[in-house]
RNA sequence: UGGCCUAUAGCUCAAUGGUAGAGCAGCCGGUUUUUACCCGGUCGACCAGGGUUCAACUCCCUGUGGGCCAA
Numbered sequence: 001u002g003g004c005c006u007a008u009a010g011c012u013c014a015a016u017g018g019u020a021g022a023g024c025a026g027c028c029g030g031u032u033u034u035u036a037c038c039c040g041g042u043c044g045a046c047c048a049g050g051g052u053u054c055a056a057c058u059c060c061c062u063g064u065g066g067g068c069c070a071a
Base pairs, nucleotide, nucleotide: 001070002069003068004067005066006065007064010024011023012022013021018054026042027041028040029039030038047063048062049061050060051059
């Protein structure tokens, strides 16, 4: 310098252009003599800026961070 992949919750991951979900973690409660297990509830996110569209996590462009390859 060029090419490819990637960015979603505290962590690991989903999500045909049509209400953003799960597991674990956290918090509250139930159960228990207590803790653990188990059960119920709850909190919490689309990397940034533009574009297309009635409607964008999703498609397009640019940028940023990370990874890989070539030189």

The RNA shown here (transfer RNA) has 71 nucleotides and comes from an uncultured Verrucomicrobiales bacterium. The coordinates come from a structure-prediction model, not an experiment, and the mean pLDDT is 81. Rfam family: tRNA. Rfam links the family to the GO term triplet codon-amino acid adaptor activity.